[in-house]
Molecule: SAM riboswitch aptamer (S box leader)
Organism: Angelakisella massiliensis
RNA sequence: CUUAUCAAGAGUGGUGGAGGGAACAGACCCUGUGAAGCCCGGCAACCUGCCUUUGGGGUAAGGUGCCAAAUUCUGCGGAGUAUUCCGAGAGAUGAG
Numbered sequence: 001c002u003u004a005u006c007a008a009g010a011g012u013g014g015u016g017g018a019g020g021g022a023a024c025a026g027a028c029c030c031u032g033u034g035a036a037g038c039c040c041g042g043c044a045a046c047c048u049g050c051c052u053u054u055g056g057g058g059u060a061a062g063g064u065g066c067c068a069a070a071u072u073c074u075g076c077g078g079a080g081u082a083u084u085c086c087g088a089g090a091g092a093u094g095a096g
Stems, first nucleotide, its partner, number of pairs: 001096006011040001013039003019030003024075004041067003046063003049059004071090001076087004
């Protein structure tokens, strides 16, 4: 850079000891009834493998990823009186 997906799902565990929700701004949340990180566990099925009736489906061994809230929401554009809805941008992840 291209492309697909992003409202589903996943812990009453151990360790750790104060932050966390990507960055900026605003809002709103989570957190000593224990944050991040690490280990274990789990979820999922993008790639690979295996099975299959070859349409597709299944499986979960390998490579990733993920495990509060829609990618927490807003920021730009459009519709609408408004709640709200749609799209873009940015971002995340996979594959190339």